[in-house]
RNA sequence: UGAGGUCGCCGGGUAGUCGCGGCUCCGCCCUGUGUGGAGUCGAGGAAAGUCCGGGCUGCGCAGGGCAAGGCGCUGGGUAACCCCCAGGGGGAGCGAUCCCACGGAAAGUGCCACAGAAAAUAGACCGCCCAAGCGGAGGAAACCUGGAGCGCCACCGUAUCCUAGGUCGCGAGUGGCCCCAGCGAGGAAUCCGCCACUGGGCAAGGGUGAAAAGGUGCGGUAAGAGCGCACCGCAGUCCCUGGCGACAGGGCUGGCAUGGCAAACCCCGCCUGCAGCAAGGCCAAACAGGAACGGCCGUGAGGUGGCCCGCCUCUUGCACCCUGGCAAGCCGUUCGGGUAGGCCGCACGAGGUGGUCGGUAACGGCCACCCCAGAGGAAUGACUACCAUCCCUGCCCCGUCUCUCGCUCCGCCCGCUUUUCGGAGCGGACGAAGUGGGAUUGCGGACGUGGGGAUACAGAACCCGGCUUACAGGCGGCCUCAGCUC
RNA sequence: GCCCCCGUCGUCUAGAGGCCCAGGACGCCACCCUUUCAAGGUGGAAAUCGCGGGUUCGAAUCCCGCCGGGGGCACCA
Numbered sequence: 001u002g003a004g005g006u007c008g009c010c011g012g013g014u015a016g017u018c019g020c021g022g023c024u025c026c027g028c029c030c031u032g033u034g035u036g037g038a039g040u041c042g043a044g045g046a047a048a049g050u051c052c053g054g055g056c057u058g059c060g061c062a063g064g065g066c067a068a069g070g071c072g073c074u075g076g077g078u079a080a081c082c083c084c085c086a087g088g089g090g091g092a093g094c095g096a097u098c099c100c101a102c103g104g105a106a107a108g109u110g111c112c113a114c115a116g117a118a119a120a121u122a123g124a125c126c127g128c129c130c131a132a133g134c135g136g137a138g139g140a141a142a143c144c145u146g147g148a149g150c151g152c153c154a155c156c157g158u159a160u161c162c163u164a165g166g167u168c169g170c171g172a173g174u175g176g177c178c179c180c181a182g183c184g185a186g187g188a189a190u191c192c193g194c195c196a197c198u199g200g201g202c203a204a205g206g207g208u209g210a211a212a213a214g215g216u217g218c219g220g221u222a223a224g225a226g227c228g229c230a231c232c233g234c235a236g237u238c239c240c241u242g243g244c245g246a247c248a249g250g251g252c253u254g255g256c257a258u259g260g261c262a263a264a265c266c267c268c269g270c271c272u273g274c275a276g277c278a279a280g281g282c283c284a285a286a287c288a289g290g291a292a293c294g295g296c297c298g299u300g301a302g303g304u305g306g307c308c309c310g311c312c313u314c315u316u317g318c319a320c321c322c323u324g325g326c327a328a329g330c331c332g333u334u335c336g337g338g339u340a341g342g343c344c345g346c347a348c349g350a351g352g353u354g355g356u357c358g359g360u361a362a363c364g365g366c367c368a369c370c371c372c373a374g375a376g377g378a379a380u381g382a383c384u385a386c387c388a389u390c391c392c393u394g395c396c397c398c399g400u401c402u403c404u405c406g407c408u409c410c411g412c413c414c415g416c417u418u419u420u421c422g423g424a425g426c427g428g429a430c431g432a433a434g435u436g437g438g439a440u441u442g443c444g445g446a447c448g449u450g451g452g453g454a455u456a457c458a459g460a461a462c463c464c465g466g467c468u469u470a471c472a473g474g475c476g477g478c479c480u481c482a483g484c485u486c
Numbered sequence: 487g488c489c490c491c492c493g494u495c496g497u498c499u500a501g502a503g504g505c506c507c508a509g510g511a512c513g514c515c516a517c518c519c520u521u522u523c524a525a526g527g528u529g530g531a532a533a534u535c536g537c538g539g540g541u542u543c544g545a546a547u548c549c550c551g552c553c554g555g556g557g558g559c560a561c562c563a
Base pairs, nucleotide, nucleotide: 001482002481003480004479005478006477007476008475009474010473012387013386014385015384016383017382018381020042021041022040023039024038025037026036027035028034029032044457048468049467051466052465053464054463055462056276057275058274059273063309064308065307066306068272069271070270071269072268073087074086075085076084077083088102089100090099091098092097103267104266108265109264110261111260112259125206126205127202128201129200130199131198133197135195136194138192139191140190143184144182145181146180147179149178151177152176153175154174155173156171157170158169161166162165214232215231216230217229218228219227233256234254235253236252238251239250240249241248242247280344281343282342283341290335291334292333293332294331295330296329300314301313302312303311304310315328316327317326318325337562338561339560351370352369353368354367355366356365357364358363388455389454390453391452392451393450394449395448397445398444399443400442402439403438404437405436406435407434408433410431411430413428414427415426416425417424418423487559488558489557490556491555492554493553496512497511498510499509504543514530515529516528517527518526536552537551538550539549540548
């Protein structure tokens, strides 16, 4: 300098004029929802969404079980929490840091499309291997026929030489072996592999898939395989060490056995009774104190705003003794009718600000100071001036790119002059570098100045703690990475 | 203020982890039929499954957060 991360904060200020709401006090008269004046107070970090948790209030008590819903690593904070803090584990990132509904898949049920041989009691398409049998095609050997080699061996004959038996040659000789060919034969027997079928072994390799039953290497095997071994991984009612714990490290044991999905049903553990200030209480006014149905001592109704248990509440008179009738009263539901007025709840509270102490922190203790909206369809605003912040733009200034002119120097080329033939000088053209002046468009920067614009999201309604979402613009602390300089 | 419910072609709807880049009806467009219109027949187009994340191999469907729309409520006898 650039790119990020994280934590916290602000989210307009001052003055004037006009205006609005609450409370207190004073004045006036048409004495009440009146009017005038003075004083004082008057939105937020989210007041929002109504997503969690609590206070408060009512349901007689707020009990047990089931259902339903929610939550789910550990420790802590808190009135409580699906919140916060700290930590563990997993994942992402070079890193600061960020993300995680993070109990259980050997309790059971279910699902895993397509592809693939097989998708969970594993399986076998290609492939690898073994065995015997049948079949097919073939080869070798063997047999037969034919051929050929001055091939080899034996016999026979014969020439030479020499100590009558040998040596070493020769042959249109005989036999055997070797060699070559056969569209010769036989498939009865032998051997060799090949193909197909059958039977068996394997899971190494190929291929499919989101996922294929530990990985790599060596040994081993007919081929293979945790089959064996080493390392890594995994597991364990195991042991040791550290930690409150989640867990981590090491050891021992086990050849390895259990795929994924529980934001599928479910199981385990924990939490929740239900409703909401239009809760609820008091007063006043008005209407039709009206209608229907159900119940009123029991196998019933109602209440516990799902169910069961438990608990609680629930009549008199007449007739009558039939499991029931009539009248009145009470309770509940529905319909119909009426009023939409006042007060309380309702703002001193898990309150705010500052300091200090404890704690890594969330947070808590103590001390001091402060009182701080409240009504309802419901006020908290508008304008002007100056300032603040940001954005756009004009002028001025600086830097840089580009163009142009001049000067200096270097390289190369051409011409002229000169020469001791090495070169030197002058002029011109081109290219490059440096420097100075000018032009001006583009880019960048900074202060000054002029003009214009913008200042968001959004409005308390019983209160509080959180979460989530929206938000012009700005400030501060700490940290990370990259480049450059010292 | 408080409490519930809903969102899929232009409209009304089906769906309830894969067979769905989503089916049907009405409407729309083209063609056929008819002298013409209607009716009828054939074919076609038309959907960000309100939006954004997550779970899962896979989401219209399950979970979370937003957005939009709709409905209900007081007191007295």
Molecule: RNase P RNA; transfer RNA
Organism: Pseudomonadota bacterium